[in-house]
A computed fold for a 100-nucleotide RNA from Crenobacter oryzisoli, annotated as Glycine riboswitch aptamer.
């Protein structure tokens, strides 16, 4: 000193699914908020499962290990005009260690 993955900020791009219903408030153009209800959606977050490992048995399989993973699955949190949000994705920056 340079490279690659990985980090961090910004920039772009970035899906889905009611502009739902009553009831209260502020406003008094349009709408804003809160609360309960009933229908949804997965791509902030988070949860849960698999190869794997050992042991046991002829074999099928059985037992254990806080083993353990997603865009798979749950729908707790979040979302369901629009804005924000958004996982990823790009190209450019920025810092800093290893190895060679």
């Nucleotide at each position: 000193g340079a490279u690659u993955a990985g980090c961090c900020a910004a920039u772009u791009g970035g899906a889905g699914a009611g502009a739902g219903g009553u009831c209260g408030g502020c406003a008094c153009c349009c709408g804003c908020c809160g609360a309960c209800c009933c229908a949804c959606c997965g791509a902030a977050g988070g949860g849960g499962c698999g190869u794997g490992u050992g042991g046991c048995g002829c074999c099928a399989g059985c037992c254990a290990c806080c083993a353990u993973a997603a865009a798979c699955u749950c729908u707790c949190a979040g979302g369901u005009a629009a804005a924000a949000g958004g996982a990823c994705a790009a190209g450019g920056g920025g810092a800093g260690a290893g190895g060679c």